[in-house]
This is a predicted structure of a 553-nucleotide part of an RNA (small-subunit ribosomal RNA, 5' domain) from an uncultured bacterium.
The full RNA is in RNAcentral, with records from ENA and Greengenes.
Context: one part of a larger RNA
């Protein structure tokens, strides 16, 4: 000279974009939230309304209340059931290599949803929830008995290009093999939901089977994505760590895994690794990238993107296409709550917030309108992710605190050699203009989107249904927000500090003080005229800032 998630000190108008617990991977109130959806998978329980029927009053009746029963249609939904909850957020503790990087492999692998292509969805059957009912608990929450549905289990059947075995022929392939094809054997499979129809067939004529449209359902090739496992390149500082190693190295059998492997086991061999630093110890999440610097380098790893790790501290497994699972289970240990003392309940390194710690870092806001994600056909319903808004000059950008005229030059104030000089056109005054704040009126894009109705075409079918698709009316749908943005009104009116003035280094007198108070980044001032202290007046630089301290080049 740049630079920074920076902090202190004096000072501070307004906007825009960005960013904000570097410390304690210390602990955490919250009847705060941050992972839930589908009722078009079920059986129930509730609610309303009609409708049939039935009890009783009141009436001559119609018909009104009224009691129970049964059906229908709208809805709500706590249970099962299905997806998701392994994303999406956070954090950087551990990790020096099983991470992370660029490459290459897998003839050793898997991969829900999604795409695309064949085929297929047959028959039956057993529970358990909820629900009733007993019981135990002070609560959380358990046990027993009894009933019950399903896209839940579970049995048969059927089935290929799937799995396994045997056998043959064929391409590849350096090899282990791998691919094709064809036989024979043997094993493996499914679920159903809505909506429309009555052309055909049966009757009970408004249902059932059917048909048909959609949404699932199963296997099985392929694709996409996504992982998973191997080799390899790069990859900090210490020899004041020189020897390490027994599941260690290698075989061969086996177990397991989606899958190769001492990943694990039994037996056998004795091997493996190292001064090209192995083993130990320090320290560290690692990239794209940021900072400097002509460059090479040298530091650095906030924000934002990739990839790892980990969720109080530690082990474990189960469910699943995926986890050894942040807001899931168990077991131990450490706090902390509640308890009837028997026994139970918690994990903010999601988002606000609270304590502590510290030089030191915000709201316990608004919304799903956008973008995205999870469930649903669908309306939607969920999202603290996200878009916003608020709070800090932490930072960069932008703009304004006014412009023009005004005296041989007011007043004050400093100075003076007492003439005079300085401030200083500076101000008074005279004139103008209207960014910003202010104040009144308009008033958004983000919605070419999304939904709902409704209309036409077209497509699927037996169908003028439903359902899809496109196109066109109509109607709704903005947290930010009555903000941007304009237009208008008023009025120089509300807006300048800070640090330096002895040389490095752009700026100088006066007074006070007298090696004292003090100053210093380095040389170095201050002991009575001090441009170096402290105060003025002046003058230099930057300027909503300036300055100082720590850090990096």
């Nucleotide at each position: 000279g740049g630079g920074g998630u920076a902090a202190c000190g004096c000072u501070g108008g307004c906007g825009g974009c960005g960013u904000g617990u570097c410390u304690u991977a210390g602990a955490c109130a919250u009847g705060g939230c941050a992972a839930g959806u589908c009722g078009a998978a079920c059986g129930g329980a509730c609610u309303u309304u009609u409708c049939u029927u039935u009890u009783g009053u009141a009436g001559c009746a119609a018909u009104a209340c009224u009691u129970g029963a049964g059906a229908a249609a709208a809805g709500u939904u706590a249970g099962u059931g299905g997806c998701g909850a392994a994303c999406g957020g956070g954090u950087g503790a551990g990790u020096a290599a099983u991470a992370c990087u660029g490459g290459a492999g897998u003839a050793a692998u898997c991969u829900a949803c999604c795409c695309c292509a064949a085929a297929g969805c047959g028959g039956g059957g057993c529970a358990c929830a909820a629900c009733c009912u007993c019981g135990a608990g002070a609560a959380a929450u358990c046990g027993g008995g009894g009933c019950u549905a399903a896209u839940u289990c579970c049995c048969c059947g059927u089935a290929c290009g799937c799995u396994c075995c045997a056998a043959a022929g064929g391409a590849c392939g350096c090899g282990a093999g791998u691919c094709c094809u064809c036989u024979g054997g043997a094993g493996g499979a499914a679920a159903g939901g809505u909506g429309g129809c009555c052309u055909c067939u049966a009757c009970u004529u408004g249902u059932a089977a059917g048909c048909u449209a959609u949404c699932g359902c199963u296997u099985u090739g392929g694709g996409a994505u996504g992982a998973g496992c191997u080799c390899u390149u790069g990859g900090c500082c210490u020899a004041u760590c020189a020897g390490c190693u027994a599941g260690u190295u290698g075989g061969c059998g086996g177990g397991g895994u989606a899958a190769c492997g001492g990943c694990c086991c039994a037996c056998c061999a004795a091997g493996g690794c190292a001064a090209c630093g192995a083993c130990g110890g320090g320290u560290a999440g690692c990239c794209g990238g940021c900072c400097u610097g002509a460059g090479a380098g040298g530091g650095c790893g906030a924000u934002c993107g990739g990839c790892c790790a980990c969720a109080c501290g530690g082990g474990c497994a189960c469910u699943g296409c995926g986890a050894c699972a942040c807001g899931g289970g168990c077991c131990c240990g450490a706090c902390u709550c509640c308890u009837a003392c028997g026994g139970g309940a918690g994990g903010c390194a999601g988002c606000a917030g609270u304590c502590u710690a510290g030089a030191a870092a915000a709201u316990u806001g608004c919304a799903c309108a956008a973008u995205g994600g999870g469930c649903g056909c669908a309306a939607g319903c969920c999202u603290g992710a996200u878009g916003c808004a608020g709070c800090g000059a932490c930072g960069c950008c932008g703009c304004g605190u006014g412009c023009g005229g005004g005296a041989u030059g007011a007043a004050g104030u400093c100075u003076u050699u007492c003439g005079g000089g300085a401030u200083g056109u500076a101000a008074a005054c005279c004139g103008c203009u209207g960014a910003c704040a202010g104040g009144g009126g308009g008033g958004a894009c983000g919605a070419u989107g999304g939904c709902a109705u409704u209309u036409g075409c077209a497509g699927c079918u037996a169908a003028u249904a439903u359902c899809u698709g496109c196109a066109g009316a109509u109607g709704u749908u903005g947290a930010c927000g009555g903000u941007a943005c304009c237009c208008c009104c008023a009025a120089a009116g509300g807006a300048a500090g800070c640090a330096c003035c002895g040389g490095c280094u752009a700026a100088c007198u006066a007074c006070g003080u007298g090696c004292c108070a003090g100053c210093a980044g380095c040389c170095g001032c201050g002991g009575u005229a001090a441009u170096a202290c402290g105060u003025a007046g002046g003058g230099u630089g930057c300027a909503a800032g300036c300055g100082u301290u720590g850090c990096c080049c």